Model confidence (mean pLDDT): 83 of 100. Predicted 3D model of a 74-nucleotide RNA (transfer RNA) from Methylobacterium nodulans ORS 2060. Its Rfam family is "tRNA". The family is grouped with related families in Rfam's "tRNA clan". Rfam classes the family as a transfer RNA. The RNAcentral record of the sequence draws on Rfam.
């Protein structure tokens, strides 16, 4: 001090310009069991899409900065 990659839900990640922001886990709630665990079921419940500006009818998605973590190279 330059390059890349990554920040999405309590955790793991998926989404690549449009209509619902989703999946596994975990949490609740119902069922099933004497009960608890597994199982089975959900218009459940949780998101300032790291942050701020732009662009565009529209931006988690695309440009600029910022900030955090990881790597590379000096």
């Nucleotide at each position: 001090u330059g390059c890349g990659g990554c920040g999405u839900a309590g955790g793991g990640c998926a989404g690549a310009g449009g209509u619902c922001a989703g999946c596994c886990c975990g949490c609740c709630a119902g069922g099933c069991u004497c009960a608890u665990a597994c199982c089975c079921u959900g218009u459940g419940a949780g998101g300032u899409c790291a942050g701020a500006g732009g662009u565009u009818c529209g931006a988690a998605u695309c440009c600029u900065c910022u900030c955090g973590c990881c790597g590379c190279a000096a």